[in-house]
Molecule: Bacterial RNase P class A
Organism: Burkholderiaceae bacterium
RNA sequence: AAAGUCCGCCGGGCGGUCGCUGGCAGGUUCGCCUGCGAGAGGAACGUCCGGACUCCGCAGAGCGGCGUAGCAGGUAACACCUGUCCACCGUGAGGUGAGGAUCAGAGCAACAGAGACGAGUCCCCUGCGCCGCGCCUUGCGCUAUGCAGGGGGGUGAAACGGGCAAUCUCUACGCGGAGCAACACCGAAUAGGCAGCCAGCGAUCCGGCUCGGGGAGGCUGCGGGUAGGUGGCUGGAGCCGGCGCGCGAGCGCCGGCCUAGAGGAAUGACCGUCACGGCACGGCGACGUGCCGCACAGAAUCCGGCGUACAGGCGGACUUUGCUU
Numbered sequence: 001a002a003a004g005u006c007c008g009c010c011g012g013g014c015g016g017u018c019g020c021u022g023g024c025a026g027g028u029u030c031g032c033c034u035g036c037g038a039g040a041g042g043a044a045c046g047u048c049c050g051g052a053c054u055c056c057g058c059a060g061a062g063c064g065g066c067g068u069a070g071c072a073g074g075u076a077a078c079a080c081c082u083g084u085c086c087a088c089c090g091u092g093a094g095g096u097g098a099g100g101a102u103c104a105g106a107g108c109a110a111c112a113g114a115g116a117c118g119a120g121u122c123c124c125c126u127g128c129g130c131c132g133c134g135c136c137u138u139g140c141g142c143u144a145u146g147c148a149g150g151g152g153g154g155u156g157a158a159a160c161g162g163g164c165a166a167u168c169u170c171u172a173c174g175c176g177g178a179g180c181a182a183c184a185c186c187g188a189a190u191a192g193g194c195a196g197c198c199a200g201c202g203a204u205c206c207g208g209c210u211c212g213g214g215g216a217g218g219c220u221g222c223g224g225g226u227a228g229g230u231g232g233c234u235g236g237a238g239c240c241g242g243c244g245c246g247c248g249a250g251c252g253c254c255g256g257c258c259u260a261g262a263g264g265a266a267u268g269a270c271c272g273u274c275a276c277g278g279c280a281c282g283g284c285g286a287c288g289u290g291c292c293g294c295a296c297a298g299a300a301u302c303c304g305g306c307g308u309a310c311a312g313g314c315g316g317a318c319u320u321u322g323c324u325u
Base pairs, nucleotide, nucleotide: 001321002320003319004318005317006316007315008314009313010312012274013273014272015271016270017269018268020039021038023036024035025034026033027032041296045307046306048305049304050303051302052301053179054178055177056176065175066174067173068172069171070084071083072082073081074080085099086097087096088095089094100170101169105168106167107164108163122153123152124150125149126148127147128146129145132142133141134140135139183231184230185229186228193222194221195220196219197218198217205213206212238257239256240255241254242253243252244251245250276293277292278291279290280289281288282287
């Protein structure tokens, strides 16, 4: 210098105008108004695993079902992470791995080949039996066939010997179900329910009274549910820094910090300027001017992971090759 490998990080800055959702303070005609301060991400995504939390179920045990799988460790837990062994890939830094068991049992194997998972014989040789034929006829030879034994050729990844457990199975371990639209509390109007009282000796009703009309329900209380409202709800396996332990994942102690909480769902839009990238023009060059672009995506009970998407950019460690000293 060129190609790579593995980690870590950023993913626009500043200012102005108009808006949105909570919090605090003040005002208020109770409708709101004003001021201050806060307000999406590394993946908030997919909802694929694991938990916290809530309700339901549950004496105990067994069967069944689902999941995981070298070994050791981390963790609240995991299918995650770390270390390491082995196998494979790479010159290497490194990467990938459902990596227990096939002397418990079953199942499976394209093409080729006679035969492919428990069967035997396509070809050759030997022995015996048997059908037929021939000859030198109590025997020998040939051909076809059956049985037994032996050897070899060929096919194929594999031919009474192995493979596959990412086929069933066995072994060990783990697992109850549904999910914040969980769940808890408050709770109308109308309809319906229960109880009491009144009502054909005419109630309630016809705007207050009398008359008149009308003709079967009316009043009160209680309880359940719905609409609606409140809580759950964001202070937590939290974040940052230091020290100690550990190869590491991580753990412990100390100090500091508070960092969205909506509920058909706020976190937005526009402008200026700077930065970044690309293109064009001018210039020997440093550079200047103009135009364009600036990703993936957006909380919804909360955490730990995994997977996936991402314009552009920064930093660190290491490897291989070439060159120079």